[in-house]
RNA sequence: AGAGUUUGAUCCUGGCAUCACAACGUACGCUGGCAGCACGCCUAACACAUGCAAGUCGAACGAAGUAUCAAUACUUAAUGGCAUACGGGUGAGUAACAUGUGGGUAUCUACCCUUUGGCCUGCAAUAACACGAGGAAACUUGUGCUAAUACCGGAUAAGUCUUUACGGAGAAAGCUUUAUGCACCAUUGGAUGAGCCCGCACUUGAUUAGUUUGUUGGUAGGGUAAUGGCCUACCAAGACUAUGAUCAAUAGCUGAUUUGAGAGGAUGAUCAGCCACAUUGGGACUGAGACGCGGCCCAAACUCCUACGGGAGGCACCAGUGGGGAAUCUUGCACAAUGGAGGAAACUCUGAUGCAGCGAUGCCGCGUGAGUGAAGAAGGCCUUUGGGUUGUAAAGCUCUUUCGUCGGGGAAGAAAAUGACUGUACCCGAAUAAAAAGGUCCGGCUAACUUCGUGCCAGCAGCCGCGGUAAUACGGAGGGGGUUAGCGUUGUUCGGAAUUACUGGGCGUAAAGCGCACGUAGGCGGAUUACUAAGUUAGAGGUGAAAUCCCAGGGCUCAACCCUGGAACUGCCUUUAAUACUGCUAGUCUUGAGUUCGAGAGAGGUAAGUGGAAUUCCGAGUGUAGAGGUGAAAUUCGUAGAUAUUCAGAGGAACACCAGUGGCGAAGGCGGCUUACUGGCUCGAUACUGACGAUGAGGUGCGAAAGUGUGGGGAGCAAACAGGAUUAGAUACCCUGGUAGUCCACACCGUAAACGAUGAAUGCCAGACGUCAGCAAGUAUACUUGUUGGUGUCACACCUAACGGAUUAAGCAUUCCGCCUGAGGAGUACGGUCGCAAGAUUAAAACUCAAAGGAAUUGACGGGGGCCCGCACAAGCGGUGGAGCAUGUGGUAUAAUUCGAAGCAACGUGCAGAACCUUACCAACCCUUGACUAUCAUGUGCUACUACCAGAGAUGGUACGUUCCCUUCGGGGAGGCAGUGACAGGUGGUGCAUGGCUGUCGUCAGCUAGUGUCGUGAGAUGUUGGGUUAAGUCCGGCAACGAGCAGCAACCCACAUCUUUAGUUGCCAUCAGGUUAUUCUGGGCACUCUAGAGAAACUGCCCGUGAUAAGCGGGAGGAAGGUGUGGAUGACGUCAAGUCCUCAUGGCCCUUACGGGUUGGAUUACACACGUGAUUCAAUGGCAGAGACAAUGGGUUAAUCCCAAAAAACUGUCUCAGUUCGGAUUGGGGUGUGCAACUAGACCCCAUGAAGUAGGAAUCGCUAGUAAUCGAGUAACAGCAUGACGCGGCGAAUACGUUCCCGGGCCUUGUACACACCGCCCGUCACACCAUGGGAGUUGGUUCUACCCGACGACGCUGCGCUAACCCUUCGGGGAGGCAGGCGGCCACGGUAGGAUCAGCGACUGGGGUGAAGUCGUAACAAGGUAACC
Repeated sequence: AGAGUUUGAUCCUGGCAUCACAACGUACGCUGGCAGCACGCCUAACACAUGCAAGUCGAACGAAGUAUCAAUACUUAAUGGCAUACGGGUGAGUAACAUGUGGGUAUCUACCCUUUGGCCUGCAAUAACACGAGGAAACUUGUGCUAAUACCGGAUAAGUCUUUACGGAGAAAGCUUUAUGCACCAUUGGAUGAGCCCGCACUUGAUUAGUUUGUUGGUAGGGUAAUGGCCUACCAAGACUAUGAUCAAUAGCUGAUUUGAGAGGAUGAUCAGCCACAUUGGGACUGAGACGCGGCCCAAACUCCUACGGGAGGCACCAGUGGGGAAUCUUGCACAAUGGAGGAAACUCUGAUGCAGCGAUGCCGCGUGAGUGAAGAAGGCCUUUGGGUUGUAAAGCUCUUUCGUCGGGGAAGAAAAUGACUGUACCCGAAUAAAAAGGUCCGGCUAACUUCGUGCCAGCAGCCGCGGUAAUACGGAGGGGGUUAGCGUUGUUCGGAAUUACUGGGCGUAAAGCGCACGUAGGCGGAUUACUAAGUUAGAGGUGAAAUCCCAGGGCUCAACCCUGGAACUGCCUUUAAUACUGCUAGUCUUGAGUUCGAGAGAGGUAAGUGGAAUUCCGAGUGUAGAGGUGAAAUUCGUAGAUAUUCAGAGGAACACCAGUGGCGAAGGCGGCUUACUGGCUCGAUACUGACGAUGAGGUGCGAAAGUGUGGGGAGCAAACAGGAUUAGAUACCCUGGUAGUCCACACCGUAAACGAUGAAUGCCAGACGUCAGCAAGUAUACUUGUUGGUGUCACACCUAACGGAUUAAGCAUUCCGCCUGAGGAGUACGGUCGCAAGAUUAAAACUCAAAGGAAUUGACGGGGGCCCGCACAAGCGGUGGAGCAUGUGGUAUAAUUCGAAGCAACGUGCAGAACCUUACCAACCCUUGACUAUCAUGUGCUACUACCAGAGAUGGUACGUUCCCUUCGGGGAGGCAGUGACAGGUGGUGCAUGGCUGUCGUCAGCUAGUGUCGUGAGAUGUUGGGUUAAGUCCGGCAACGAGCAGCAACCCACAUCUUUAGUUGCCAUCAGGUUAUUCUGGGCACUCUAGAGAAACUGCCCGUGAUAAGCGGGAGGAAGGUGUGGAUGACGUCAAGUCCUCAUGGCCCUUACGGGUUGGAUUACACACGUGAUUCAAUGGCAGAGACAAUGGGUUAAUCCCAAAAAACUGUCUCAGUUCGGAUUGGGGUGUGCAACUAGACCCCAUGAAGUAGGAAUCGCUAGUAAUCGAGUAACAGCAUGACGCGGCGAAUACGUUCCCGGGCCUUGUACACACCGCCCGUCACACCAUGGGAGUUGGUUCUACCCGACGACGCUGCGCUAACCCUUCGGGGAGGCAGGCGGCCACGGUAGGAUCAGCGACUGGGGUGAAGUCGUAACAAGGUAACC
């Protein structure tokens, strides 16, 4: 530091609760040796059994008890003092001066230190105790006695407090061990701790916008330690709030922790500081301090005891229990240390604390051995069977002993004593490799691969995805990777994420500019001078607790951990200085802005008036049968006179031409003409004001069309609606009608793809060419040049993902506003606001997905376009489709009718030939190492051939018969038989595992890579464009060049002409012989022919045309002329095209059968449908007769010979008929083949003589020696052709042309397609599931208002009852003071009524989402078949 995932590929945008890192108070799964250091109820602030956590002081005090002979000592329940407000726990509440930070002072502060001065004198009680009483208990109570450092008087008052500063007020305590003792009172200062006030910081929500009546302030008083509406009375009407009041939700805050490069984000366990709380709520008392966790009172809930009358309790202390939960420990030891309380002290107490226990919860350290050891052991796994790997790994040999075990010694922590930990840490010795390795992953991301099993099953999965018979992705195994006493998973946080962007993003098309303007607050702002010093900068001071982090050093054997020091804590406050910039204040300026004057253009706005053309209607005339409308029709109008035409009239709406990427306006928008009123703009000029400006949250106004209300108006057009068509349907497109509406006035609505999909303003940054309105100069209504303002096109720099933008920016900068943050759900629900309504505006969530999207690229496709070609159409010829027959297929039947081929590119195809065989199918009968190939252990010497018997045959039985080679004679080898399994065998499955071969587009002209160039890239260029060609054929142009391939062409073969060589089996012109005749013979190779080699054709020549090109048109010559004709030759690729049944072959399957043998049957069936053929319907013919010329090929070799001779052509006859046409079908007889001709062959003869009289829709072939027509040959084959393959004979017609159909090529265009249009894809309905809105209501929480009730308590008033201290007294009592009681307001809980708000449930209901192959249509993507969209 990045990676994966949208696509056929690319770039970008953008998400993913996608991944790799780090962290955790974790939990879970598997596993688990040791030590150290940490940590350990995050949930129920749920309920708690039991024990313990706060006491101490006899040097305050009386008493009792115990011990003692006594002096005395000790113990303790009370009284009294101090402490119990600390320490310990928890985080419920709290959004607050709670916390943090920095200031302030109207304050208090026990114990401690310090200053000064005191400590004199009295009185009365009371608990304990004793005797009683009540009660179950808790406990209460009467009488009596007594003490104090308990309580209360008096005196004194240096300080102190108070006052009108004269004056007034207020204190004390002693004890004893006799000391420089400890206490006590008042007081000064300090320290410590606390109170209060203030600035700043401090979560989310505006779908919470107004809140507040002690509220805000003042005066006076009360209250407090102290300020203050803290409280009360009166007065005033304020106070807070868009810089977010109030309300709601959530939350203890911080040092810090974690992550991050940082800025930030998240968190607030342990440790430390602060706060709050102590079952819930309220209250005060005491005290220096509390409104008090282990105190009190009251109310409430709960639990316990009870004799039912009444009582008791509060683990959020330490252990522990139950419960909850995924989950969190021992009812331990000790006060030895540190600290705390009390005490003069000894000492006591201390679940604070120190330790131990449990837990891999984390961090850190150590170990599970080390060396050697190749026969590379065995075993496992894989294998191409050779081997490889596990692997020096093991075993074996030699060592060591950390840790653990055993034995021995044995600290520090402790300054005199005292050690829980602990016989611990540590040290020494002994024995033995001895007791000690797992978990996870191995498709990519991501380090690490094979085999078996499974077969879209089981399963995996963080994302992409894997699994449908060859799974590196599931499960097992072997091997490997990383880690290690752990490993993996889950959850959470940060990071990556520049994916909220301060650092550090965007808004034309990806999400995103408000429809437009005016303008408030706010933030921003021209030049210059002075002042100030708020911001800013620098220095100094204070503070920023400690711990943490970082650095250095040190201590535990190291480390974790701990200690010491430093730095840091980026902050806040105070102060000093500086003054560039910003700000404040005071001046000045003119360039921004505005004003004045003079011109100018304009569909700018509003109102009134007015004009002609056209449509429609009404009236009249002419006139007659149609008009209208459409792709074609019909509805409709018309003989009651339409349409057409002429004249006159009515009414409404809109303004042709001019008219223009022309003008005006902020936008919406504005178009006949005239007038009135009126807004803005531009140019030119002078002067004036002097920053007056730009932007603009809220706000206000304007704002197309449609729509709404009221009243008018209504010609045309026209939602809805009606009818006619179209259609499978047609609630549409088309047609005929037609109402709202469109128009006017007034009032609403407030939205549009309100678009330049581009906010406003300012400055700067190459140009060129148009156009509109001005101005200036050149004497000019023309033209040129310059300039200002608008409006356009192209284009540089630059920008952009690209497309594109480019002085009218999407460039470079500044200011301000608005908006965006994956897709869907959804611009929806709820709530609010606005509206008459329609609706608008503001605006979520649950849930679902891993994409959605932009631009460009290559293809493919289009009922897009252009160009071109092809028997593609057209022009012709002949067929198919009709008939019967042959053959193949489907279907149907069958025991079986074997299997494959399926649009073109299956169907006379595999099959160049099914009676048996073939044969794979069926039935029956048989065989099981097998019919066949190859090898081997063992045994044997068995056999072949022939004959007979049984059987349908395979087969079985009997008889006959007894192998060969070598030899060292032991034996060995070959072949056979038996037997045994390893194996043979399979036309069984998979052509979607394959090879090979083949079809097809298509003999179409295409296909590709090198270098270069362009592009971020996929890719492009070349290969496109202009001509031309059969051709990517060639020319010329061009950022391409050359090439390649492969194709085209050529090279190859055949045919056509000639030459030459060679003449046998071929030929016979000339010569000779011979014959009835025939190359018959001699002879000869001239010719034909054969088969070798050559020549020839190249647009070479001429004319024209074209660009002086390529080429094209015509001509000459030539056997042949523009590829001479025909063949072979089939590019990159497409169709998972065909073939496992030609062959080969991987997996799988069968193995007394899915193998092998035999006989018989089937493949030949037959209501039917289709393909391909041959024969026909006749006279261009049938029949008869006579009769000539071929070629290819075959027969063992052969130009001999044989097959083997043609059909057409010729002559005669038939004379238009179901015929002398046609030959199916059927009967009879025969021929050859063959083991066999019934199922089921071919041919011949005789007889029979069916349909059929030219074939509907539709459809096929063919462009010249071709079609048509005619015969002959061959292969396979015993036999069987109308098929296939070649062969020759005879021998046409037509092509204007490319509009259309089909196929193809090139260019271009659109695309939401890429499995590529047989594509993609939308909505309703039906079914299932999920979350959600509404919903009569119902349940609960929170909160507000009004009222009722009014515990405890303090306060105020009262106090007739009661009352030791002081005063008076006549001694009876009285007074002061106090207590009980009473009254009053305050107030917790509780209650009643009414709201607000948040949740739960809810019959029914709305839409949404997701689902396998459901239904109906086909809306969108191509001109998507009516362009789409708002």